[in-house]
A computed fold for a 249-nucleotide part of an RNA from a Candidatus Uhrbacteria bacterium, annotated as large-subunit ribosomal RNA, domain VI.
Context: one part of a larger RNA
RNA sequence: CGUGGAAGGUUGCGAGGGCGAUUCCCUAGUACGAGAGGACCGGGAAUCACGAACCUCUUGUGUGCCAGCUGUCCUACCAAGGGCACCGCUGGGUAGCAACGUUCGGAACGGAUAAACGCUGAAAGCAUCUAAGCGUGAAGCCGUCCUCAAGAUGAACCUUCGUUAAGGACCCUCCGAGACGAGGAGGUUGAUAGGUGGUAGGUGUAAGGGCCGUGAGGUCUUGAGCCGAGCCAUACUAAUUGUCCAAUG
Numbered sequence: 001c002g003u004g005g006a007a008g009g010u011u012g013c014g015a016g017g018g019c020g021a022u023u024c025c026c027u028a029g030u031a032c033g034a035g036a037g038g039a040c041c042g043g044g045a046a047u048c049a050c051g052a053a054c055c056u057c058u059u060g061u062g063u064g065c066c067a068g069c070u071g072u073c074c075u076a077c078c079a080a081g082g083g084c085a086c087c088g089c090u091g092g093g094u095a096g097c098a099a100c101g102u103u104c105g106g107a108a109c110g111g112a113u114a115a116a117c118g119c120u121g122a123a124a125g126c127a128u129c130u131a132a133g134c135g136u137g138a139a140g141c142c143g144u145c146c147u148c149a150a151g152a153u154g155a156a157c158c159u160u161c162g163u164u165a166a167g168g169a170c171c172c173u174c175c176g177a178g179a180c181g182a183g184g185a186g187g188u189u190g191a192u193a194g195g196u197g198g199u200a201g202g203u204g205u206a207a208g209g210g211c212c213g214u215g216a217g218g219u220c221u222u223g224a225g226c227c228g229a230g231c232c233a234u235a236c237u238a239a240u241u242g243u244c245c246a247a248u249g
Base pairs, nucleotide, nucleotide: 001151005161006160007159008158009157010156014148015147016146017145020048021047022046023045024044025043026042032037050105051104052103053102054101058099059098060097061096065092066091067090068089069088070085071084072083073082074081075080109143110142111141116136117135118134119133167245168244169243170242171187172186173185174184175183192238193237194236195234196233197232198231199230201227202226203225208221209220210219211218212217
């Protein structure tokens, strides 16, 4: 820009992906075979590689969480803290993101075939799977499974709305969405983000005070105090008010 205004929902022309490998058990020590050995068919159980999704578990990270510790400077001093030192070092760690973790996948089935095996059957009174005709038959082909998909210019279809416009955008609060656009959730008829309350979870018993000890320190208050992203709630703060585009009438 088109699809002769929109919103929502579909169809699927077509395109892409996938189709993996191995071991063991039963059938059965059966068929077969002198023995040694040892099946087809059918059924079951696992493993590996690969892939997708996810974070319950495990593990990793988690530089705006918690604690311990060292040196030094500062808050006049004690105590308690703050800055710097690779996040100063060390021990842990929520959400998120991940794999080393978890779950799932390849199937079954149908159609047409290859080699091959057949039926009927002449040319050629026989024979012959082939010449006419008809079957069986592969991890392969076409479907079935997953993803995209109407610029499929062949531009499809359905429902609803619309000429008083319908609808969309700008602007703002944001996100499991994201390079920017885009997509999605919202904008007071509001839980969109922040804050606040509660709670999960993390750290591991704060400060101050009491008691005990000459003291280092211990103990009680105390599973305390502090706390990012999780969950639930709550209009306290911010999403104010508005403007523009849009004609087929």

Lineage of the source: Bacteria > Bacteria candidate phyla > Candidatus Uhriibacteriota. Model confidence (mean pLDDT): 88 of 100. It matches the Rfam family "Bacterial large subunit ribosomal RNA".